[in-house]
Predicted 3D model of a 79-nucleotide RNA (c-di-GMP-I riboswitch aptamer) from a Desulfobulbaceae bacterium. The coordinates come from a structure-prediction model, not an experiment, and the mean pLDDT is 80.
């Protein structure tokens, strides 16, 4: 340094619901929660999927890392 592994340990995270705030929303923050995951840690670059403005379009402003990919860092265990 590479590869491997949720069917190993010792941790680590926190779907959905609920509470309680924050947002026009879409979500998002804490707590509780346990479906689950080997990067379910970062990170809005690609795709997508939501929302919000506009009579529509053409656009425009967000949001989603646990949708799909990419970056970029990392813990054990085995070879």
């Nucleotide at each position: 340094c590479g590869c491997u592994g949720a069917c190993a340990a010792a941790g680590c995270c926190a779907c959905a619901g609920u509470c309680a705030c924050c947002g026009c929303g879409a979500g998002g923050u804490g707590a509780u929660g346990c479906c689950g995951g080997a990067a379910a840690g970062c990170u809005g670059c690609g795709g997508g999927u939501c929302u919000c403005c506009g009579c529509a379009g053409g656009g425009g402003a967000g949001a989603c890392a646990g949708u799909c990919g990419g970056g970029c860092u990392g813990c054990c265990u085995g070879c």